A computed fold for a 73-nucleotide RNA from Karlodinium veneficum, annotated as transfer RNA.
The source organism's lineage runs through Eukaryota, Sar, Alveolata, Gymnodiniales and Karlodinium.
The sequence is in RNAcentral, with records from ENA.
Model confidence (mean pLDDT): 81 of 100.
RNA sequence: AGGCUGAUAGCUCAGAGGAUAGAGCAACAGACUCCGAUUCUGUAAGUCGAGGGUUCAAACCCCUCUUGGCCUU
Numbered sequence: 001a002g003g004c005u006g007a008u009a010g011c012u013c014a015g016a017g018g019a020u021a022g023a024g025c026a027a028c029a030g031a032c033u034c035c036g037a038u039u040c041u042g043u044a045a046g047u048c049g050a051g052g053g054u055u056c057a058a059a060c061c062c063c064u065c066u067u068g069g070c071c072u073u
Stems, first nucleotide, its partner, number of pairs: 001072007010025004018056001027043005049065005
C1' cells in the first nucleotide's frame, strides 16, 4: 500500500428492507429458605461505532471515516 472481516444491553451473541430491536449470562426486586445457595416470577438496561446517501420505510443496502482481527506485498 492492497484485500477480507467484525462493531447491536454490563458480557457473549441473534436479528434475510416493514416486530414495540431480542436471547443467554450478569445486575436489581420479590417469592421460597432459620440464613445462604438452587429454583421460580418480575424489573431496569440500546439514540444498533460516527457522519452522509438510497428508500414511503434502514440495525439490515451504498459511500466515507474510526477502531479490532486476519491475509498479501